[in-house]
RNA sequence: GACGCGAAAGGGCAAUCCGGCUCCCGAGCCGGUGCGCAAAGCUACGGGCCCCAAAGGUCGCCGGGCUUCCGAA
Numbered sequence: 001g002a003c004g005c006g007a008a009a010g011g012g013c014a015a016u017c018c019g020g021c022u023c024c025c026g027a028g029c030c031g032g033u034g035c036g037c038a039a040a041g042c043u044a045c046g047g048g049c050c051c052c053a054a055a056g057g058u059c060g061c062c063g064g065g066c067u068u069c070c071g072a073a
Base pairs, nucleotide, nucleotide: 012037013036017032018031019030020029021028022027035060041066042065043064045063046062047061048058049057050056
């Protein structure tokens, strides 16, 4: 110096519910709330699930790919 574990510090995200808006639906966005998360950052690539005439959605369902702050024992 790099990689792994992850106490501490600084913070970050945000389940659910409520209000508003968009919307055929799934769902998305904003504000409040704060279940939880060390990749709960990005990606719909594979599987699952949701919705559907089709198209889509979900990465906080799992896996893969990419990126990544801080570092004690």
Molecule: c-di-GMP-I riboswitch aptamer
Organism: Planctomycetota bacterium